[in-house]
RNA sequence: GCGUGGAUAGUUUAGUGGCAGAAUAACUGGCUUCCAACCAGUUGACCAGGGUUCGAGUCCCUGUCCGCGCA
Repeated sequence: GCGUGGAUAGUUUAGUGGCAGAAUAACUGGCUUCCAACCAGUUGACCAGGGUUCGAGUCCCUGUCCGCGCA
């Protein structure tokens, strides 16, 4: 340089164009003499920019970063 896969919450991840889910972490409450564990709840995310569409995390283009292959 060319090809290809990926980027979603602090972290690990699901999501086949129609409300963005889970686990864990954090925080609040309960339980406990206290802590841990456990139970209930709360907060928190679509890599950036454009395009297509009534509607984009999802499809297309460009860029950035990470992985793999070829040279």